[in-house]
RNA sequence: GGACAUGUAGCUCAGUUGGUUAGAGCAUUCGGCUUACAUCCGAAAGGUCACAGGUUCGAAUCCUGUCAUGUCCA
Numbered sequence: 001g002g003a004c005a006u007g008u009a010g011c012u013c014a015g016u017u018g019g020u021u022a023g024a025g026c027a028u029u030c031g032g033c034u035u036a037c038a039u040c041c042g043a044a045a046g047g048u049c050a051c052a053g054g055u056u057c058g059a060a061u062c063c064u065g066u067c068a069u070g071u072c073c074a
Base pairs, nucleotide, nucleotide: 001073002072003071004070005069006068007067010026011025012024013023019057028044029043030042031041032040050066051065052064053063054062
């Protein structure tokens, strides 16, 4: 320098070929249960869907560029 893949909550990930509120588990906080702790049950908080632009009535999803990480080639 070239090709490809990945980027979504603090962490690990899903999101059915664009459609009506962006979700799960773990973690955190609060409550219940218990003499107490753990387990268990319920709830809450937590997101610019890497960044910017474009297409569209509508974009996490499609297109372009940039950035970061990884793999391969030279």
Predicted 3D model of a 74-nucleotide RNA (transfer RNA) from a Patescibacteria group bacterium.
The sequence was found in a public genome assembly.
Its Rfam family is "tRNA". The family's RNA type in Rfam is transfer RNA.
The prediction has a mean pLDDT of 80.